[in-house]
Molecule: c-di-GMP-I-GGC riboswitch aptamer
Organism: Actinomycetota bacterium
RNA sequence: GCUGAUAAAGGCAAACCCGUCGUGAGGCGGGGGCGCAAAGUCAGAGAUCUCCGCAGGAGAUAGCUCGACCGCCAACG
Numbered sequence: 001g002c003u004g005a006u007a008a009a010g011g012c013a014a015a016c017c018c019g020u021c022g023u024g025a026g027g028c029g030g031g032g033g034c035g036c037a038a039a040g041u042c043a044g045a046g047a048u049c050u051c052c053g054c055a056g057g058a059g060a061u062a063g064c065u066c067g068a069c070c071g072c073c074a075a076c077g
Base pairs, nucleotide, nucleotide: 001076003074004073011036012035016031017030018029019028020027021026034063040069041068042067044066045065046064047061048060049059050058051057052056
């Protein structure tokens, strides 16, 4: 530099259940484990979703795509 392997250190954690916060989408904690090579961080663009007093406003999703930023391990050159 490039790639992400039938390998590997380590990591994350869908549905569902319990608790809790929120009008809600959903958030957080515990259990759980479908999956993930950025499933790490950021709502900048698109998208989807929610609420309200709906030409609009306020929000949610980073595990929908793009973008920005920052990283682990390893193969190959």